[in-house]
Record summary
The prediction has a mean pLDDT of 82. A computed fold for a 79-nucleotide RNA, annotated as c-di-GMP-I-GGC riboswitch aptamer.
RNA sequence: UGAGAUAAGGGCAAACCUAUCGUGAGGUAGGGGCGCAAAGCCACGGGUCUUAAGCCAUAAGACAGCCGGGUUGCCGAGA
Numbered sequence: 001u002g003a004g005a006u007a008a009g010g011g012c013a014a015a016c017c018u019a020u021c022g023u024g025a026g027g028u029a030g031g032g033g034c035g036c037a038a039a040g041c042c043a044c045g046g047g048u049c050u051u052a053a054g055c056c057a058u059a060a061g062a063c064a065g066c067c068g069g070g071u072u073g074c075c076g077a078g079a
Stems, first nucleotide, its partner, number of pairs: 001078001004075001011036002016031006034065001040071003044068003047063005
């Protein structure tokens, strides 16, 4: 310096189950472990999804584990 290794020490945690909050998409906590080198963080662009009691969606929200972008960062054979 940094490709991401059949390395090491660690990290995160899908589905599903339980509790709880929310109208809802979903959030949080515990169990769980499909996977992940940013599966850390930020709704900036696109996308998807939701909106109670009949209708509406130029409004208000959700998703960072859909794709870009921004930002911070562990290890690190090799070169």